[in-house]
RNA sequence: GCUACUGUGGCUCAGUGGUAGAGCACGUCCUUGGUAAGGACGGGGUCGUGAGUCCGAUUCUCAUCAGUAGCU
Numbered sequence: 001g002c003u004a005c006u007g008u009g010g011c012u013c014a015g016u017g018g019u020a021g022a023g024c025a026c027g028u029c030c031u032u033g034g035u036a037a038g039g040a041c042g043g044g045g046u047c048g049u050g051a052g053u054c055c056g057a058u059u060c061u062c063a064u065c066a067g068u069a070g071c072u
Stems, first nucleotide, its partner, number of pairs: 001071007010024004018055001026042005048064005
C1' cells in the first nucleotide's frame, strides 16, 4: 500500500427496513444467626463518527475513525 471482517448498556453477545433485547455485572428489597446460593423489582445504550437512499435505517449505500486477520 491492497483486501476482508468486526464496532450495539460496565463486560460478552443477539437483533435480515417498522419506536433495541438477553446473560453476567450494578442498585433496592425478600429469604438466613451471618455469608454464599436463590427469589422479586429497578436503573443504565440517540447502535464508532458523518453523509446519502427511503414514509421510516442498528439493518441498505458511500466516506471516515479504531481494532483484528491475510497478501505484498